RNA sequence: UGACGCGCUGCGGGAGAGAGGGGCGCCGCCCCCGCCGAAGACGCAAACUCCCAUAAUCGCUCAGGCAAGCAGUACCGCAGUGCACCA
Numbered sequence: 001u002g003a004c005g006c007g008c009u010g011c012g013g014g015a016g017a018g019a020g021g022g023g024c025g026c027c028g029c030c031c032c033c034g035c036c037g038a039a040g041a042c043g044c045a046a047a048c049u050c051c052c053a054u055a056a057u058c059g060c061u062c063a064g065g066c067a068a069g070c071a072g073u074a075c076c077g078c079a080g081u082g083c084a085c086c087a
Base pairs, nucleotide, nucleotide: 001087002086005083006082007081008080009079010078011077012076013075018033020032021031022030023029024028034066035065036064040062042059043058
């Protein structure tokens, strides 16, 4: 210096699900019922004769969320930066 991998930051893209009913101090909150799954948490496979360890956009729905809009999200792209390995 270059490529790849991982983490962080910034910008851009980015869903799903009741305008449900009732109440109040009213766009906020609480209760009931019904739902969503892409912050997070939890659970599981094969790879390997056995054991141990190990995953997700899969499952679950504790948390969270469900008019529009705002905000936010896993994931993707670009840029910057840090670390490790290789040349």